[in-house]
Molecule: RNase P RNA; transfer RNA
Organism: marine sediment metagenome
RNA sequence: UCGGGUGAUCGCCGGUCUUCAUUCGUGAAGGCGGGAGGAAAGUCCGGGCUCCAUCGGGCAGGAUGCUCCCUAACGGGGAGUGGGGGCGACCCUAAGGAAAGUGCCACAGAGAGAAGACUACCUUCCGGCAACGGGAGGCAAAGGUGAAAGGGCGAGGUAAGAGCUCACCAGUUACCCUGGUAACAGGGUAAGCUUGGUAAACCCCAUCCGGAGCAAGACCAAAUAGGAAGGCGUUUGAGGGCGGCCCGUCCGAGGCCUUCGGGUUGGUCGCUCGAGGCGCCGGGCAACCGGCGCCCUAGAUGAAUGAUCACCGCCCCUGUUUCAGGGGAACAAAACCCGGCUUAUGAACUU
RNA sequence: GCCGACGUAGCUCAACGGUAGAGCGUCUGAUUUGUAAUCAGAUGGUUGGAGGUUCAAUUCCUCUCGUCGGCUCCA
Numbered sequence: 001u002c003g004g005g006u007g008a009u010c011g012c013c014g015g016u017c018u019u020c021a022u023u024c025g026u027g028a029a030g031g032c033g034g035g036a037g038g039a040a041a042g043u044c045c046g047g048g049c050u051c052c053a054u055c056g057g058g059c060a061g062g063a064u065g066c067u068c069c070c071u072a073a074c075g076g077g078g079a080g081u082g083g084g085g086g087c088g089a090c091c092c093u094a095a096g097g098a099a100a101g102u103g104c105c106a107c108a109g110a111g112a113g114a115a116g117a118c119u120a121c122c123u124u125c126c127g128g129c130a131a132c133g134g135g136a137g138g139c140a141a142a143g144g145u146g147a148a149a150g151g152g153c154g155a156g157g158u159a160a161g162a163g164c165u166c167a168c169c170a171g172u173u174a175c176c177c178u179g180g181u182a183a184c185a186g187g188g189u190a191a192g193c194u195u196g197g198u199a200a201a202c203c204c205c206a207u208c209c210g211g212a213g214c215a216a217g218a219c220c221a222a223a224u225a226g227g228a229a230g231g232c233g234u235u236u237g238a239g240g241g242c243g244g245c246c247c248g249u250c251c252g253a254g255g256c257c258u259u260c261g262g263g264u265u266g267g268u269c270g271c272u273c274g275a276g277g278c279g280c281c282g283g284g285c286a287a288c289c290g291g292c293g294c295c296c297u298a299g300a301u302g303a304a305u306g307a308u309c310a311c312c313g314c315c316c317c318u319g320u321u322u323c324a325g326g327g328g329a330a331c332a333a334a335a336c337c338c339g340g341c342u343u344a345u346g347a348a349c350u351u
Numbered sequence: 352g353c354c355g356a357c358g359u360a361g362c363u364c365a366a367c368g369g370u371a372g373a374g375c376g377u378c379u380g381a382u383u384u385g386u387a388a389u390c391a392g393a394u395g396g397u398u399g400g401a402g403g404u405u406c407a408a409u410u411c412c413u414c415u416c417g418u419c420g421g422c423u424c425c426a
Base pairs, nucleotide, nucleotide: 001348002346004312005311006310007309008308009307010306012035013034015032016031017030018029019028020027021026037331041342042341044340045339046338047337048336049213050212051211052210056247057246058245059244061209062208063207064206065205066080067079068078069077070076081095082093083092084091085090096204097203101202102201103198104197105196118143119142121138122137123136124135125134126133127132151169152168154166155165156164170194172191173190174189175188176187177186178185179184217269218268219267220266227260228259229258230257231256232255239251240250241249262425263424276295277294278293279292280291281290282289283288314328315327316326317325318324319323352422353421354420355419356418357417358416361375362374363373364372369406376394377393378392379391380390381389399415400414401413402412403411
């Protein structure tokens, strides 16, 4: 990327036309035409649509998290930046803040965060012939522990040492210059000499979010006991913004809520023409957008879309020049509709 | 169709991010003439599966598999 094609027969579910019948609701027969997917799935996001009278603000809560763009919208996509991996082509990336605060860092280890001293090193005192042992103090370079030990290396310095000092390198912060829409990249100056990890821990910052869902909702018909109990309330305002709270605003009364009991298990609409599909042209790196032309392509409701046969196409095996014979084809199936993501899948293909 | 909850030993359940435990069960031994009860000891885990964050995951995040529960209309 594709998810076999064509034809015939017998069935199933809608649509439409004709004829017949009709209790005018419809039914029967015949003709014509249509009838699952790339994921229809998981229900993980977003939107349309419908209802909540109109959703305006705040708190709480939730989600997202480099930049720019696309889009109806998104947690999606495209192009880039930074980081990581690979010899490379290239691939991956939940990637704000740890220098706002709090928490945690088991075991081991002396010490786990303005840390710490076990061995070792150095000074000094005591004991000892000595090796060495003990006390007081210094230090943090070496050993050792750990996932992680408070920059690296060299020189100076020192009793021994140490950013203690210096040169170089790495990093941080602030400011400036250049390039870029931006993330950022390159360069320069200064500072302090260095400030561990964890935010898929609490949290902070920025942005977004009213709620419910087609069993939404509207109408018709049928049937029943328009029943019982409890609570709240009628201007001193219950309740209503459908599942947190407050304010504003509006509606608001034999009403509202909960539980029990009773009835029905029907029909119509919503329902499929839509951010729709295909082709060509144009813009854009691309996602995508614009213009023109053509097309109509399921609408079921315990729920249809199936089976058989023939030919052709694809793949595999055997004999092998065409060709012949045999075999194989998965995952799974609409339920208001779209845009994505994720997962499943072929002994199909391409890179 | 929509909404929600839960998966840990054979069963029922625990477990602040730091070695996964308890009760019942099963097995062996003791006790008894024998069984039950009792006592002692032992056994048993891919924490449903895969991936990620973290030094470290039953625990946090994502995907997936399975199980369970609730939701019609009228008055």